[in-house]
The RNA shown here (transfer RNA) has 73 nucleotides and comes from a Patescibacteria group bacterium.
């Protein structure tokens, strides 16, 4: 240059063919406890990298762009 695979919550990852975005772990609250830690429990936390595009409807399907991995020259 060319080809390919990958991008979701602070992490590490689901989400089958388009149809309500979720799960461990972190943290936060609360409860236990003289006190932490450990157990319990509750609730929060996402413009799905970015710009379009097609749909009634896009994490999902096109097209470009950035970022990361990997091939072939």
């Nucleotide at each position: 240059g060319c080809c390919c695979c990958c991008a979701u919550a602070g992490c590490u990852c689901a989400a089958c063919u388009g149809g309500c975005a979720g799960a461990g772990c972190a943290a936060u609250u609360g409860g236990c406890u003289c006190u932490u830690a450990a157990c319990c429990a509750a609730g929060a936390g996402g413009u799905u990298g970015g710009a379009g595009g097609u749909u009634c409807g896009a994490u999902u399907c096109c097209u470009c762009c950035u970022g990361g991995g990997g091939g072939c020259a």

Source information:
Taxonomically the source falls in Bacteria candidate phyla (Bacteria). The RNAcentral record of the sequence draws on ENA. It matches the Rfam family "tRNA". Rfam's curators write: Transfer RNA (tRNA) molecules are approximately 80 nucleotides in length. Rfam classes the family as a transfer RNA. Rfam links the family to the GO term triplet codon-amino acid adaptor activity.